This is a predicted structure of a 73-nucleotide RNA (transfer RNA) from Drosophila albomicans. The prediction has a mean pLDDT of 80. It matches the Rfam family "tRNA". Rfam classes the family as a transfer RNA.
RNA sequence: GUCCGUGUAGCCUAAUGGAUAAGGCAUCGGAUUUCUAAUCCGGGGAUUGCGCGUUCGAGUCCCGUCAUGGAUG
Numbered sequence: 001g002u003c004c005g006u007g008u009a010g011c012c013u014a015a016u017g018g019a020u021a022a023g024g025c026a027u028c029g030g031a032u033u034u035c036u037a038a039u040c041c042g043g044g045g046a047u048u049g050c051g052c053g054u055u056c057g058a059g060u061c062c063c064g065u066c067a068u069g070g071a072u073g
Stems, first nucleotide, its partner, number of pairs: 001072007010025004018056001027043005049065003053061001
């Protein structure tokens, strides 16, 4: 240089182009306990890497770009 893949919450992972973006861990509050741990209940946290486009509708499709992993010479 060329080609392929991956970017979603502090971390890990879902989501057929049809909508309130779901779950686990973590975090915060409460219950229980003499205290802690464990367990149970509840809450908050995402402009889906960035930009542009297609569409009635985009996390998903197109183009560009950035980061990262791999293949190749």